The part of an RNA shown here (small-subunit ribosomal RNA, 5' domain) has 491 nucleotides and comes from an Acidobacteriota bacterium.
The coordinates come from a structure-prediction model, not an experiment, and the mean pLDDT is 87.
Rfam family: Bacterial small subunit ribosomal RNA.
NCBI's taxonomy places the organism under Bacteria, Pseudomonadati, Acidobacteriota.
[in-house]
Context: one part of a larger RNA
RNA sequence: GAAUCAACGCUGGCGGCGCGCUUAACACAUGCAAGUCGAACGAGAAAGCUCCCUUCGGGGGGUGAGUAAAGUGGCGGACGGGUGAGUAACACGUGGAUAACCUGCCCUUGAGUGGGGAAUAACUCUGGGAAACUGGGGAUAAUACCGCAUACGAUCUUUCGGGAUGAAAGUCUUCGGAUGCUCGAGGAGGGGUCCGCGGCCGAUUAGCUAGUUGGUGAGGUAAAAGCCCACCAAGGCAAAGAUCGGUAGCCGGCCUGAGAGGGCGCACGGCCACACUGGCACUGAGACACGGGCCAGACUCCUACGGGAGGCAGCAGUGGGGAAUCUUGGACAAUGGGGGAAACCCUGAUCCAGCGACGCCGCGUGAGUGAUGAAGCCUUUCGGGGUGUAAAGCUCUUUCAGCGGGGACAAUAAUGAUGGUACCCGCAUAAGCAGCUGCGGCUAACUACGUGCCAGCAGCCGCGGUAAUACGUAGGCAGCAAGCGUUGUUC
Numbered sequence: 001g002a003a004u005c006a007a008c009g010c011u012g013g014c015g016g017c018g019c020g021c022u023u024a025a026c027a028c029a030u031g032c033a034a035g036u037c038g039a040a041c042g043a044g045a046a047a048g049c050u051c052c053c054u055u056c057g058g059g060g061g062g063u064g065a066g067u068a069a070a071g072u073g074g075c076g077g078a079c080g081g082g083u084g085a086g087u088a089a090c091a092c093g094u095g096g097a098u099a100a101c102c103u104g105c106c107c108u109u110g111a112g113u114g115g116g117g118a119a120u121a122a123c124u125c126u127g128g129g130a131a132a133c134u135g136g137g138g139a140u141a142a143u144a145c146c147g148c149a150u151a152c153g154a155u156c157u158u159u160c161g162g163g164a165u166g167a168a169a170g171u172c173u174u175c176g177g178a179u180g181c182u183c184g185a186g187g188a189g190g191g192g193u194c195c196g197c198g199g200c201c202g203a204u205u206a207g208c209u210a211g212u213u214g215g216u217g218a219g220g221u222a223a224a225a226g227c228c229c230a231c232c233a234a235g236g237c238a239a240a241g242a243u244c245g246g247u248a249g250c251c252g253g254c255c256u257g258a259g260a261g262g263g264c265g266c267a268c269g270g271c272c273a274c275a276c277u278g279g280c281a282c283u284g285a286g287a288c289a290c291g292g293g294c295c296a297g298a299c300u301c302c303u304a305c306g307g308g309a310g311g312c313a314g315c316a317g318u319g320g321g322g323a324a325u326c327u328u329g330g331a332c333a334a335u336g337g338g339g340g341a342a343a344c345c346c347u348g349a350u351c352c353a354g355c356g357a358c359g360c361c362g363c364g365u366g367a368g369u370g371a372u373g374a375a376g377c378c379u380u381u382c383g384g385g386g387u388g389u390a391a392a393g394c395u396c397u398u399u400c401a402g403c404g405g406g407g408a409c410a411a412u413a414a415u416g417a418u419g420g421u422a423c424c425c426g427c428a429u430a431a432g433c434a435g436c437u438g439c440g441g442c443u444a445a446c447u448a449c450g451u452g453c454c455a456g457c458a459g460c461c462g463c464g465g466u467a468a469u470a471c472g473u474a475g476g477c478a479g480c481a482a483g484c485g486u487u488g489u490u491c
Stems, first nucleotide, its partner, number of pairs: 001491004006487005013363006019356002021321001026319003030316003035075003040072002048063006082274003092198007101191003106187008114148001116146002123138006154165004170179003200246003207237003212234006219227001249271004253264004276297005299310004327353001329352003335349001336347004366396004376387004400432001402427005410418001435480005440461003446475005456463002
């Protein structure tokens, strides 16, 4: 000098675009953040309004409405969003391999969609429990479940003639069809696995290893493999650093630098890992699953003491820690995502707004004229000098802010949270808007007074002990400016 996810001190007018818990992966009140489909299925309210009857207590019908709420079933909840704890590893980057693999939805294409059955929620009856919840009896539906038939191709087998195994679901319809379902083939996109190479520190860590290294067989997986198991052999790694210890998510990139290099990995994008801590599997095309399940643990809460409930490293927000980091906001209008044939519903993704000079950029706080030069203040050799064209005065302008009116693009066939915002027009007045740091040398900028090795300054050298340009104050001056300085960190 440049840079910064900064903080602190003093100061602070406006706008645009960004950024905003670097510390306790500490604990969390409350609300919201993942639902949707009646064109898969069976059932199905109430208030209100209205009509009729009435013993005036009420009863019945219609509507509300095939709505709400719930149940079975399907798809989605594996995406999106958060965090960086762990990880020195095929985690990541890059280049390959997969004749060792998988792939829901989507696209292309081949073949099929015949005929049956038994249940079970919701519901109803009844029991247990404080609750969470749960047991029993009865009834019922399906694109839920189970057989049978068929099998182009698929799988297994084969003496290559053949044989064996394995499927399905309907719904809507304007009756034209539409959309599903099943078994295959191909594609796209996505993923799994393996390998070469590459990127931290320590030798004051030198030896490490028993499923360890290899083989055979069996198991297991979508898939190669000690992945797992039995048996057999005795191997495997290491000074080109094994093992151990420390530190750390990796990259595109960012900062600095002429470059080489050094430092960093916040925001944005890709990959990985994690979801109170540890473990486990289930479902599923996909998870060993943040807002699913089970077990154990710590913690918090409820309890009738028998037993239960919970997981903000989602968005806001609270306490705590800290030098330090925001609103318990609006909208699904746009973009995108899930469900649905659609209407539409959901979406703290997202788009916006709020707060913060945290950063970068832009603008303003007026312009012209105006005296050998007012006053005040400072200084003086008392003559004067400085502040200083500065002010006042005169002439002019009105950006920004203010007030009034109009008013978008973004999205159009229609739909705008932002927002009566941006922007445009008009009105009024120089009016409402400047500070911070420094002035001994480095380093641009000097005098007076106070102080008297005191009080203090200080990045280094060093100032201060009675004439201090170095401390404090004032005037003046220098630098930057809605900022200025200090501190931390990097080059």